This is a predicted structure of a 1518-nucleotide RNA (small-subunit ribosomal RNA) from a Candidatus Nanopelagicales bacterium.
The RNAcentral record of the sequence draws on ENA and SILVA.
Its mean pLDDT, the model's own confidence on a scale to 100, is 84.
Rfam family: Bacterial small subunit ribosomal RNA.
RNA sequence: AUGGAGAGUUUGAUCCUGGCUCAGGACGAACGCUGGCGGCGUGCUUAACACAUGCAAGUCGAACGGUGAAGGGGAGCUUGCUCCCUUGAUCAGUGGCGAACGGGUGAGUAACACGUGGGCAACCUGCCCCUGACUUCGGGAUAACGCUUCGAAAGAGGUGCUAAUACCGAAUAUGAACGCGAAGGACAUCCUUUGCGUUGGAAAGUUUUUCGGUCAGGGAUGGGCCCGCGGCCUAUCAGCUUGUUGGUGAGGUAAUGGCUCACCAAGGCGACGACGGGUAGCCGGCCUGAGAGGGCGACCGGCCACACUGGGACUGAGACACGGCCCAGACUCCUACGGGAGGCAGCAGUGGGGAAUAUUGCGCAAUGGGCGAAAGCCUGACGCAGCAACGCCGCGUGGGGGAUGAAGGCCUUCGGGUUGUAAACCUCUUUCAGCAGGGAAGAAGCGAAAGUGACGGUACCUGCAGAAGAAGCACCGGCUAACUACGUGCCAGCAGCCGCGGUAAUACGUAGGGUGCAAGCGUUGUCCGGAUUUAUUGGGCGUAAAGAGCUCGUAGGCGGUUAGUCACGUCGGAUGUGAAAUCCCGGAGCUUAACUCCGGGCCUGCAUUCGAUACGGGCUGACUCGAGUGUUGUAGGGGAGACUGGAACUCCUGGUGUAGCGGUGAAAUGCGCAGAUAUCAGGAAGAACACCGGUGGCGAAGGCGGGUCUCUGGGCAACUACUGACGCUGAGGAGCGAAAGCGUGGGGAGCAAACAGGAUUAGAUACCCUGGUAGUCCACGCCGUAAACGGUGGGCGCUAGGUGUGGGGAACAUUCCACGUUCUCUGCGCCGCAGCUAACGCAUUAAGCGCCCCGCCUGGGGAGUACGGCCGCAAGGCUAAAACUCAAAGGAAUUGACGGGGGCCCGCACAAGCGGCGGAGCAUGCGGCUUAAUUCGAUGCAACGCGAAGAACCUUACCUAGGCUUGACAGUUGGGGAAAUCUGGCAGAGAUGUCAGGUCCGCAAGGGCCCCAAAACAGGUGGUGCAUGGCUGUCGUCAGCUCGUGUCGUGAGAUGUUGGGUUAAGUCCCGCAACGAGCGCAACCCUCGUCGUAUGUUGCCAGCAAGUAAAGUUGGGGACUCAUACGAGACUGCCGGGGUCAACUCGGAGGAAGGUGGGGAUGACGUCAAGUCAUCAUGCCCCUUAUGUCUAGGGCUGCACGCAUGCUACAAUGGCUGGUACAAAGGGCUGCGAUACCGCAAGGUGGAGCGAAUCCCAAAAAGCCAGUCUCAGUUCGGAUUGGGGUCUGCAACUCGACCCCAUGAAGUCGGAGUCGCUAGUAAUCGCAGAUCAGCAACGCUGCGGUGAAUACGUUCCCGGGCCUUGUACACACCGCCCGUCACGUCACGAAAGUCGGCAACACCCGAAGCCGGUGGCCCAACCCGUAAGGGAGGGAGCUGUCGAAGGUGGGGCUGGUGAUUGGGACGAAGUCGUAACAAGGUAGCCGUACCGGAAGGUGCGGCUGGAUCACCUCCUUU
Repeated sequence: AUGGAGAGUUUGAUCCUGGCUCAGGACGAACGCUGGCGGCGUGCUUAACACAUGCAAGUCGAACGGUGAAGGGGAGCUUGCUCCCUUGAUCAGUGGCGAACGGGUGAGUAACACGUGGGCAACCUGCCCCUGACUUCGGGAUAACGCUUCGAAAGAGGUGCUAAUACCGAAUAUGAACGCGAAGGACAUCCUUUGCGUUGGAAAGUUUUUCGGUCAGGGAUGGGCCCGCGGCCUAUCAGCUUGUUGGUGAGGUAAUGGCUCACCAAGGCGACGACGGGUAGCCGGCCUGAGAGGGCGACCGGCCACACUGGGACUGAGACACGGCCCAGACUCCUACGGGAGGCAGCAGUGGGGAAUAUUGCGCAAUGGGCGAAAGCCUGACGCAGCAACGCCGCGUGGGGGAUGAAGGCCUUCGGGUUGUAAACCUCUUUCAGCAGGGAAGAAGCGAAAGUGACGGUACCUGCAGAAGAAGCACCGGCUAACUACGUGCCAGCAGCCGCGGUAAUACGUAGGGUGCAAGCGUUGUCCGGAUUUAUUGGGCGUAAAGAGCUCGUAGGCGGUUAGUCACGUCGGAUGUGAAAUCCCGGAGCUUAACUCCGGGCCUGCAUUCGAUACGGGCUGACUCGAGUGUUGUAGGGGAGACUGGAACUCCUGGUGUAGCGGUGAAAUGCGCAGAUAUCAGGAAGAACACCGGUGGCGAAGGCGGGUCUCUGGGCAACUACUGACGCUGAGGAGCGAAAGCGUGGGGAGCAAACAGGAUUAGAUACCCUGGUAGUCCACGCCGUAAACGGUGGGCGCUAGGUGUGGGGAACAUUCCACGUUCUCUGCGCCGCAGCUAACGCAUUAAGCGCCCCGCCUGGGGAGUACGGCCGCAAGGCUAAAACUCAAAGGAAUUGACGGGGGCCCGCACAAGCGGCGGAGCAUGCGGCUUAAUUCGAUGCAACGCGAAGAACCUUACCUAGGCUUGACAGUUGGGGAAAUCUGGCAGAGAUGUCAGGUCCGCAAGGGCCCCAAAACAGGUGGUGCAUGGCUGUCGUCAGCUCGUGUCGUGAGAUGUUGGGUUAAGUCCCGCAACGAGCGCAACCCUCGUCGUAUGUUGCCAGCAAGUAAAGUUGGGGACUCAUACGAGACUGCCGGGGUCAACUCGGAGGAAGGUGGGGAUGACGUCAAGUCAUCAUGCCCCUUAUGUCUAGGGCUGCACGCAUGCUACAAUGGCUGGUACAAAGGGCUGCGAUACCGCAAGGUGGAGCGAAUCCCAAAAAGCCAGUCUCAGUUCGGAUUGGGGUCUGCAACUCGACCCCAUGAAGUCGGAGUCGCUAGUAAUCGCAGAUCAGCAACGCUGCGGUGAAUACGUUCCCGGGCCUUGUACACACCGCCCGUCACGUCACGAAAGUCGGCAACACCCGAAGCCGGUGGCCCAACCCGUAAGGGAGGGAGCUGUCGAAGGUGGGGCUGGUGAUUGGGACGAAGUCGUAACAAGGUAGCCGUACCGGAAGGUGCGGCUGGAUCACCUCCUUU
C1' cells in the first nucleotide's frame, strides 16, 4: 500500500491502424410474463397546464370599551318578573405579537446567483442575555355600538356617543447624534479617549414578587454590502460601451457606490475571448472509474430565485410579501348588466398532458413552531397509517429416507438412455401465512389531583392444526454457462455484433432436456466503464487520418556562464476554516441484514503566520562559448535592368529545276503544272539558347542555363579585433509564390486547348493524320492554387564507420611551382552498425536519443460540400458543418491467380511434311421438332460410333389397354394339402379364369413344394451425384507436391525447392543456413529385339534310311526354326574433344541393341460441389388395390432442319477378269464343322476330325504375273427403288442381316475454318475376337502385311513448367469496377413567397405608485386668542419627471411551411458505354482551362504513388 482481466468483427491467411459491438455497475424509471410474507426507504423527470371541494396562521379578556349563555349575592316586590353588584364561557371590534418562519416549485438566472476564503475604519438587527439610568405631568379623538342613506351583491357613506399598553403635547438626560477643541494611536479615506455647545423621550396591570415600557452601551442570533479565486457550449458571435469610465458637488439609503442628478474630462472592456447567441438554479453530494477523470444535481441538508403574467409601493426590526394591498393583461366564476370575485409551484383530490408516479386517511401522543403569565388554542410542519415488487435487505415455498431406477414424456444405434431420489411410499419438523390467548416500550412534560398513545389490540410472547396455502422468468451458433427431436423450406421468422433460414436449421416455431438468476426474471431508455477511441496520468502526423507552398515577424511560450539580493513560484512546521448528513474504520441498537446511533478518520481546498533558498522567477553587477559585427579571401544557371550573338523553323523576293510532295500500321484530308517538294542567294520577324551538362552549382520556397556591362541579396573559409545573451519558435499579421486563367496595351515564328476535315471503329464528341484560334512572348495590374513532395515544420545538443563528389583552409613532401599524402570546416549523394519502425524502410542531411516552440489528426461516405462570413473583375479561393447511411474504409507485407509485363525451357504447340475433316451419298450418335410414348443419363476441351461388348418379342426403365394386392422376390408364425411341377378341354390378345385327370422323397428325425390366414413387412430404373461410399474423367506421365529438425521473420510465411550448369525428369553435379526424408521421376514388372543352357510333342527336318502323285508321311534326330522355362547382355563401361580435375554433352570403337533400345502396365499433392443414386452400396424424403407387380400391343428406329464421329467414293499409283505367293493373333461342344454333292449365289444335304501347337473357322488382302478398259458422270461411284430368294428366330408389318436379277442418284477432290501423325510411325491392306438366336459392326478391341516424307528453327498461335515484376483480383480476368440515364424510398440545400417566435431601437399613449410642485377646498390635539378667527403642520384635489402593458414603424436574429429545383444516400438480377486496377490495352494522378450523352478527352505546368528495355553515374564484393 488493497490497486488496473478482456472478447467478436475488414483478409485466402498475416501484422498494424481504425471504427462498430458485447460481457460490468447504476436508476425517482417504463413495458412484457409471473407474483407468498415482513422490515426500511422511495414515488408527476412531461403542462411554472387549468383547477371543483375541504383543510394548510393564528393567538392574547393578565392591553381596551362593549355583547353577555350560565352561576352566585343583593334590592324592588304584583312570588316570579324587573333592577343592581359580582364571577364569567363566548363573540365581532380597538390594540399587541405573529403572519418575512414553517411548507412548495426550479420558470427565470452564466450572475458576486452559488462554492470557498477574506473585508466593512461603509452597516442594520424585533423577540433573547448582560450592564447602567429612568418609568413624571397632561390632552384630544376614534372603531365597536345606536339612528340612518345607497347597492342585487361585494360593500360604501352620513350622523351621535365611548375606552385603552391606540394617538398627541410638555418636563427631566447618565448616555446618544451633530459641531468645535485637545491627547493618544493607526490600515488611504481614519480610529480611540476626553472638554464645551446644540437637539429629542415614558403607559399601565397586579400590587408580594413577577411580567411589562423608555434611553444608552455590550453580547448572541439573523441579515445587508464589497473583494480574490473557482465551475457550461459556441469565433459560422470580433469588436462592445454614453450613466458608458473617471472626477467635483448634491440628492438618496441602515450603509459604500453613477445608485440618481448637474457640471467637467474622454475614458472603460476585449483574443488570458469582451459583446452576442444557446443551454442551465448552484453546492454538500450521487453514479461510475485503479486513479486522474466523466456524467448527474431525485430523496436528505445549505444557499438563491419564484408564487396566474408584468409593474408598483405600503406596513414593519425584517417583505417589495405563496394562502396582504394597488394597477395593467390573459383566463375562470357570480350578476338584477349597473358592478363585483379569484389565483393549490401548501396537504389531499380533479381534468389534461404523458411510457409513467399514490389517500379528497388518522393524530397533535412525540419532535418543532406561533400566541399566551399559564391552562391552553392553532399547526396537511411533523408523527403515523393506506396504495405501488419502484428499490435495498431478510425469510419461506419443506427436511431425512426411498430403485422395480414405476408410469407418463422425450430421444434411440431398438440394446437402451434421460427426466430421476425426482415422484409414489415411510418418517420428521412447523419458520411465514391462519386461528386462539396474553400484550408493550415509545411519557418527557403539564397539572393540586385525576389523567394523557394517532400508530394499535400493532410489535412481541404463548398455544393449536396440518406438508398443509406459497415458483417463475430468460437463455442454450460464437462472444457466453447450457443440445437433441419434430415442423418450416431465403417462406414464416430471428438478430446486441458477426450473422442464421433456399428439404437433414444445436441460430426460426414447438417439445423434451439443460444452464443462469430467483419473488422475481427479461426488454427498452439514460450515464460511467471497458475506450490509452481527446491520451495531464496516457496517443499520434514518410506510406494508415494528420507538417501550413515558403519566408519575415507581433503577442505569447521557452532560454547560456557567474556573484549578490528579494522570497513570487517551490518545500517544511503551526494556526484558523473546510456545517451536519454522506464515505471509510472501530463499536453499539432493532432476533440478522437493510436501517439507525456513537467515536475516530477523511474532506486531497483556501487564508494567515513562522522558517528554508537548491531550482525556476524579479532586481543589481560581471563573463564569452550562443548570436551578431569587423578584416582578408572565395565559388556560384541567386535577383533586376540595358545591350548583343550564332544555329534552326517559318515567311517574302529572285535563280536552278521538275511532277510529285507530305503523312501513316495502312491510308486519306492537305499542298502542287497559276511550277510545289528539293536546292542556291538575299531579306524579314518572333521565340528558345545544342555541345559543355554532371544523383554538379545557387536560392527560403516557387524556381534559375548563349554572351557582355551596371546595380544588388545571401553563403562558405581563415583571422579572433569588437558588442556582450542582443537568442529560438512564432497564434493573428505581412511579403513571395509553377502552370493555367482574368484586365489593358503591344507582339505573334514555332507549338497548340476549342474548332474543322480525314482516318480507325459497332459507335469514336478519343488515341493517329492535315489544318487551326485563344494562349504560349513583353509591359503594367489581378488571381493565390498544384503529387507547391524528401508526401518527412523550425532550432539546439548527443550517438560506429566506409566511400565518392562541389567549395575553402592547414600540415608534410618539393630549392620553388605543379602533382601527391594526411588532417580539418562546409554543401550534395550512396552503402551500412547500434537504435527505431506494423512492416517497407530510416540510420551524423535520422524516421535514433533528448529539450523548446508552432501547425495538424481522431472510422468510411455525405464533403473540402451546404449555409454564413472574408477576399476576388470573374473563374474561384480561405474558413467550414449537419441530417442521413455503412461495418467497415485503410497501411505494409505474405501465398496464390492473372497481365494485350519480362527472362529461361518444354510439348505434333507452331513451322517443314504426309494424309484427312468441312462439299456428296449412306451409317451411327446428339440437338430440335413431332408423338399416347418417342424411357433415362452424358453437354467446351474432358457430351455427341458416349453408358449400349449388339432395342423385332424379351431386354425396357416409356406409352395404351387388361389383370393382382402380404404381392413377381425374401423371411416369421399358425392352420391345411397330399402333392407341386404336370396332362388335356373350353373362354380370352395373353396374363388369367374354369373343368377334368394324375402323381413326392425319405435312413421315418424330417426335407422340399403348394394353398389359406395374420401382423410385422416386401417392392420402387421414384427424388436428391449439391447429403454420401465406391469407381471414373481431366489438367497430365506434366515434374512437380510435401514433411521432420534447424535457421530467419512479431506474424502469415520464408529457407530447403532459389542460384550456376545439366537432364526426358526437383535427373544429376557444384555452390549455398541448411541437413535429411516422404509421395511423384527413374528403376524393379510384362512384351518385342541378340545369344546361351535345359527340355523336345501335337512343333521342327540339316544329315541317315524308307516312302508318296505330292506332303516330316514314316523310322529316327535335337543340329535349325519354334515353344516353354532359366540365364547372359547395355553400365556413358572404353577412347577422344568440350566442361569447374564435376554432373553432363559431342564424336568414335566394339556390339543384335547406345545413351530412358521400342511398346505396355504404372497417374504424386490436388483442381473442376466434374460424371455416375439407371452397375452396385447407401442417409433422408416420397408411393403402398400403386410411382409395386403380371400380360398383350406399341414406342425407344418417328423427320421441314442443325451438329458430331465414321464408311464409301469421285478414279488409271485405278476398275474389272483370270492365275499365283506370303502372316500374326484369336475362337470353337446348345460349338467349330473338313473332304464330298446340290444351288449363279446367300445357302442346303451330310457328317470325318477336334474340348484343340494335332481338327476346324481359314479364303488372308494389298502384292506379283497376265488380259481388258483409255479420261467419260465412264466397265468410276454405288445410293435409291422394283422383283425374286436364303438364314436365324414363337414371330422379320412397324423394324433384321445376307444373296441374285434389274434400277444406276449425288459426287469430277470440297469456302471460311479445322484434325491426326516424327518410324516400323503416317498412309494403305486384309484377318480375328467380345457382345450375339440373328443383326443395324462401316463401331469397338486386338493382329499382322506393305511401308514413306519432313523437322531450318522457337519470332508467332495453343497448352504447360521455373524465376522475376505489377495488381484495387482471392467465387481469383468468365475477376474487379466508373459515370450518365430510367424507377422506388429517405434525409438535406436553394426558392416567388407565406405564417410564427425572441431580444432590442425610434416615436406615440401613459395605469398604479414613489418623489417633486401647488394646494383658492378640508382638518380635533400644539401656539396666539374670551370667542370669532389666525398661525404652525397635515391632507384631498390638480400637476411635473420616471413609469408596466398597449400602439405605429423600419430593421436584426431565429423557426415552420412552400409550386418548382439541385445534388446526395440507399435499393439480387433495368439501359448506354469501359474511364480505373496488369504497360488495364493512349501509364496513371494533381492544379487549371476548354470541350463532350456518360464515364471522360485534350492543352499547359508538375509528381512517381509508372511497367519494360537500354545507357550514364554512384555504391557493394573480388